This is a predicted structure of a 75-nucleotide RNA (transfer RNA) from Halobacteriales archaeon QH_10_67_13. Lineage of the source: Archaea > Methanobacteriati > Methanobacteriota > Halobacteria > Halobacteriales. Rfam family: tRNA. Rfam's curators write: Transfer RNA (tRNA) molecules are approximately 80 nucleotides in length. The coordinates come from a structure-prediction model, not an experiment, and the mean pLDDT is 82. The sequence was found in a public genome assembly.
[in-house]
RNA sequence: GGGUCGGUGAUCUAGUCCGGUUAUGAUACCUCCUUCACACGGAGGAAGCCGGCGGUUCAAAUCCGCCCCGACCCA
Numbered sequence: 001g002g003g004u005c006g007g008u009g010a011u012c013u014a015g016u017c018c019g020g021u022u023a024u025g026a027u028a029c030c031u032c033c034u035u036c037a038c039a040c041g042g043a044g045g046a047a048g049c050c051g052g053c054g055g056u057u058c059a060a061a062u063c064c065g066c067c068c069c070g071a072c073c074c075a
Base pairs, nucleotide, nucleotide: 001074002073003072004071005070006069007068010027011026012025020058029045030044031043032042033041051067052066053065054064055063
């Protein structure tokens, strides 16, 4: 330098191919219940510029272009 894959709450992750409901689930966190107390368990809650910029579209995490970062492969 070229190619492929990936980047989504604090962490991990689904969704992207085939655009359209309030972006999925778990861990952690907060509140309440339970307990003498803690843990476990139960109920609820908060938490996301979906890597960045631009384009297409009525509508973009999803499609297109460029860039940044990471992994692997080729040279």